[in-house]
Molecule: transfer RNA
Organism: Callorhinchus milii
RNA sequence: UGUCCUGUAGCUCAGUGGUUAGAGCACUCGCCUUACAAACUAGAGACCCGGGUUCAAUUCCCGGUAGGCUGA
Repeated sequence: UGUCCUGUAGCUCAGUGGUUAGAGCACUCGCCUUACAAACUAGAGACCCGGGUUCAAUUCCCGGUAGGCUGA
């Protein structure tokens, strides 16, 4: 420097052009217990940034940015 891939919750991952963006673990409250843990209940928490297309973009396109594989 080039091609390609990936960026979604604190972590690991799903997901889709539309009317609630989900799961597991983690966190908080409650329940239970003498207490702790486990189990159960409820809750908070996210679409990398900018632009474009579209009635509507997290999804499609372009650029940037961070990371990764690989080539020179």